[in-house]
Molecule: RNase P RNA; transfer RNA
Organism: Tabrizicola sp.
This record gives sequence, structure tokens and C1' cells, in this order.
RNA sequence: GCGGAGGGCUGGAUGGCCGCGGGUCGCAAGAUCCGAGGAAAGUCCGGACUCCCGUUGGCAAGGGUGCCGGGUAACGCCCGGCGGGGGUAACCCCAGGGAAAGCGCCACAGAGAAGAGACUGCCCCUGUUCGCAGGGGUAAAGGUGAAACGGUGGGGUAAGAGCCCACCGCGGACUUGGCGACAAGGACGGCACGGCAAGCCCCACCCGGAGCAAUGCCAAAUAGGGGCCUCGCGCGGGGGCCGGUCUCGAAAGGGAUACCGCCCGCAGGGACGCCAACGCCCGAGAGGCCCGGGUUGGCAGCUUGACCGCCGUGGCGACACGGUUGGCAGAGGAAUGGUCAUCCAGGGGCGAAAGCCCCGGACAGAAUCCGGCUUACAGGCUCUCCGCGCGC
RNA sequence: GCCUCUAUAGCUCAGCUGGUAGAGCACCUGAUUUGUAAUCAGGGGGUCGCGGGUUCAAGUCCUGCUGGGGGCACCA
Repeated sequence: GCGGAGGGCUGGAUGGCCGCGGGUCGCAAGAUCCGAGGAAAGUCCGGACUCCCGUUGGCAAGGGUGCCGGGUAACGCCCGGCGGGGGUAACCCCAGGGAAAGCGCCACAGAGAAGAGACUGCCCCUGUUCGCAGGGGUAAAGGUGAAACGGUGGGGUAAGAGCCCACCGCGGACUUGGCGACAAGGACGGCACGGCAAGCCCCACCCGGAGCAAUGCCAAAUAGGGGCCUCGCGCGGGGGCCGGUCUCGAAAGGGAUACCGCCCGCAGGGACGCCAACGCCCGAGAGGCCCGGGUUGGCAGCUUGACCGCCGUGGCGACACGGUUGGCAGAGGAAUGGUCAUCCAGGGGCGAAAGCCCCGGACAGAAUCCGGCUUACAGGCUCUCCGCGCGC
Repeated sequence: GCCUCUAUAGCUCAGCUGGUAGAGCACCUGAUUUGUAAUCAGGGGGUCGCGGGUUCAAGUCCUGCUGGGGGCACCA
């Protein structure tokens, strides 16, 4: 110098004028402070929070994750390793458990597609009209296919074959190292075990559902309605102060408690897959769906939190711990804008040059809040590393 | 804002445990008819919304985008 790999940051700046939303102060006028993002997006994961009577446990169903170790509130995220693949390398990619638990599939082609297979070929035997035919052996060669039942070489053989041997691959044990995934080693076996689990499935682990239009409170208005459905409306005891009721009595009044109200207890219920335990409530009503009607108001939830930044310590790292005169929008048909000037990048035109003129800021935009992932993004700055060439 | 469903021929839809995509209507050609419709016979037409992955092989399985549709307020 050229080409490449992996990160990080930024993504207009300053000022004037006019305007918008919110907080504080103020009687008011007004003053003052704050006011989009790295993705606010997709809504794909994981939580916080609220409700579904609650909590815990078990079973069933359904869903998810899937090498090992760690981080985290948690995760399908992140970090560090292992194994496989690609690249000269920096580095990148991998849903990466189990196919000797079982089922299923492997189209077409091909002789044969999973406990196989003889189409061509090779060899042997028999027959022969000498063209070949029949029988047997053979997986070394050809051909088909995505895939053909270990590979290469040698020996061996009628031709062949793990039939035998060497190396490589494979297998289950062993030894050593490592927390582990796994790696290395020597011996053994003699090939037995094709592929697909992002097919069913098996194994291990995890998960209740709904969502801030959740939910709570206030106010207004209305036909304070109708229909359908699910579960239940059972038992025992006490009591006579009270109301019924029964009964005695002419009445005043007395008595009784079978029944109801009353009190207590139990069964039972509080459906949303089922069951159990405990607590709470109800104990005669509880709940769901649909139709019809009314309103389109206010407050809370609402934004300071598993937060961000900086510094220190520990750790290879994700991260953790400690410190800190630092930072942090809260709307509700929904603010965060417009314009002017100067500058900073960028593009185009004219010009020999100096310079002049014009265009013009990427993707996008909060809506309960966090941690991630994914996707979109003009341009600019910066760090580390690799390869090649040249010079010293 | 939140939750869901869906995309296959011009239109409406099938396509089941992956094996190379169909039906009806529409369109074209021919027959029939004096002519048209109807009817009969034949034919054409597909990036399976787009990208990536798994697999020998993807409309189908997994995943990321894109487009379209539907639902969810409160009170009594």
C1' cells in the first nucleotide's frame, strides 16, 4: 500500500424568534426546570405487577427447552469451554440428547433400500448345433441412486470374500488427565450398529390462565330489563327473651316446640382438567353465556427502578460487590414542532485554480415498566487482529 | 396498546402421516345451432406471499420478514 476478520461509539452542532406537553413556585400575569430511541418497531422469548377464593403438593393433558460448566430475578439470552464443518489465516457457522425401547418413511431409478441383493461381469461343473444354454459359487469390477451393508494396500483363492495381515475408521470395556462435555493411550473385538426424531416417540428438565382496553375508586345516564344454561337448596342439636304456629282458657294470661324465623354445628358449595391438605368466605343462593339499554367523564395503577453512567476491587469473561456533589419524558384522538442565521459532514454543476452556486441530513418515533432476541439503518469516527506485496 | 387467524390458478377453495399440485366457476379451441346461450369434447394457465434452514427431496416441518382480516372499553 492492497485485500479481509471481529468489536465499540456516533448518527447533525450552536444561537435567536414563535409554539406544544408535564413538574415546581405564584392570587394572577408569569417565571423556572424537564421533554423520544438504539432500535421507542416485530410482539418472538423471559420477568415485575394486577385479577381469576388463596397457598402447597400429586396425577393427567398440552406446550417448551435440549453438548458441558458458569452468569442472571428469569430466559429459548449472555460468557467460557468441548465436539463437528468452512476458511491460507484472523475468524465464522451448528435446534449439537437418544436411531442396539418401539412404530413409521426412504419417491424415481436400480438386480437389490435394511438382517439384503446375482442385471452385466468373473470363476467352476454339466451339456453343446461351438452361437451358447442350464446349475452352482462370488459383493473384487461395471451400472442405478441422496444413500448399496467398513476403506486402502498386501497375502490368499478356481474366482472371490475380515478369509488372514498392516494402517485408518468403528465398537464396548480399561488406564491416565479434566468438575464436566471430552481428550490421549495401549490392548481386545473382527464389522455386528445405513439415513431421517425442525416424523411419531423415548429420556432429562421447565411451565397454571389472562392481560394496564389488567385492576381498584368516584361520578353521570338507562327499560334497575329479557332469554338460555351449570351447581346447590340436605341433616342434627339448642332455645322459649321475642314474632309466627299449635294448644289450654270465656278472657286476662299460661303452656308447648312438630314446623318457620332465631342461635350453634355438620354435610355441601365457592364450576372453568381431576384429586388431596390447610386457611378464608357462604351455608341458600352462587356463577356463566347471549340479546336489549345507557355513558364515551374524572382519579389511581403511572413511572426512581432486578435502572443508567463514572470510579474502585474480584473474575479469562458474562457478571458480582462497594462507593458516588452525576442522569432519568409521562401524554391520554395522545406534546416532543416550525422558521431564520452560522457552522460540520455529504452529493452535484461551473471553473486552469482560488473560489462561486444549487441540493440536502439514514432508519424511525414513547403509551404499565424492565431483561433479551430479531428486523430496519445514508454516512462518519475509532480500536484490535489476519493474509499478501514493497522498503529498511 | 394487547390478543388472535390467514395467504395455493383471474375468483372461491381442496391438498392427511414430506415424493414434484388439483376441483368448481372463469378463459381459449373445436363440435352442435341460421346465430347466441346451454350442452359435449379437448386445451392453456401456478416464483404455492418473500428470505433462510432441516432433509436426498419442502405447498407441507422449523424460523425471520411482508400483506390482509377479526376481536378486546366502562355501567346497570